Context: one part of a larger RNA
RNA sequence: CUCUCUCUAAGGAACUCGGCAAAAUAGCCCCGCAACUUCGGGAGAAGGGGCGCCUUCUCGCAGAAGAGGUCGCAGUGACCAGGCCCAGGCGACUGUUUACCAAAAACACAGGUCCCCGCAAAGUCGUAAGACCAUGUAUGGGGGCUGACGCCUGCCCAGUGCCGGGAGGUUAAGGAAGUUGGUGACCCGAUGACGGGAAAGCCAGCAACCGAAGCCCCGGUGAACGGCGGCCGUAACUAUAACGGUCCUAAGGUAGCGAAAUUCCUUGUCGGGUAAGUUCCGACCUGCACGAAUGGCGUAACGACUUCUCCGCUGUCUCAACCGCGAACUCG
Repeated sequence: CUCUCUCUAAGGAACUCGGCAAAAUAGCCCCGCAACUUCGGGAGAAGGGGCGCCUUCUCGCAGAAGAGGUCGCAGUGACCAGGCCCAGGCGACUGUUUACCAAAAACACAGGUCCCCGCAAAGUCGUAAGACCAUGUAUGGGGGCUGACGCCUGCCCAGUGCCGGGAGGUUAAGGAAGUUGGUGACCCGAUGACGGGAAAGCCAGCAACCGAAGCCCCGGUGAACGGCGGCCGUAACUAUAACGGUCCUAAGGUAGCGAAAUUCCUUGUCGGGUAAGUUCCGACCUGCACGAAUGGCGUAACGACUUCUCCGCUGUCUCAACCGCGAACUCG
């Protein structure tokens, strides 16, 4: 010096990103116990007191209370054995997870809602046979989103998707009147091979017209993907603008919330807490860039989550000291 343990004057978080670590609390009995609440809870809330041993009618055992006595510094005498309170955020909760750096606010969850599916179901695996779903049958099965509960969930169907519609337009394979070319008996001209024309058939090409779904088109649909404005003026102080004008849009953000796990400017401003507070709590609203099942706002209980405060407690610190076990180290 290092590991681990015990202890420490005075102070008591001044340490630090942060009370990390340590200390403290602790058992049983009794008294007592707030806000809030879904009336279950919160709650072991908080906060107090007691505890050994001996004697004490009857009584098989065990236990309790009271009374009296008695010892120690100390009686849950060792071991074992909750620290507590206040207020926010997120997630309702118990659960689940990155085996070996993340346990969470992530996943799941009951509950809500939408879509598909009438059974040889939809969906899934497989080329198929076949299988799961299911020896189930819509109070069932599959898929998506949301996520207890309470109060709610606004406007836009122009685009995209989905559903419905089928008049019109477009449209494939296929069919096909017709038409073009090749070949070609034969005809004509040359008369060695050749040149020109040409019916039927066959081959090849083009093609009027007929031809479904789809697309175009018409409508519906947002707990489907998604979206939810700008400028200018106006009130008898000022300021502000209930009001007006104008442009654009499919429609211009409703309720609620708001410097927020979202606020750039920003340590916004005001209030609270501190002697002093970029954090925290309550407000304000100028929302760079909240907002309603990619749910909005609340919410008792719960949480090895996260933020702020207080009490208790302490070697975390002021500031370090001493001791024990072990290692390193030295010697052997």

Overview: A computed fold for a 332-nucleotide part of an RNA from Selaginella bryopteris, annotated as large-subunit ribosomal RNA, domain IV. The RNAcentral record of the full RNA draws on SILVA. Its Rfam family is "Bacterial large subunit ribosomal RNA". Gene Ontology terms of the family: structural constituent of ribosome and ribosome.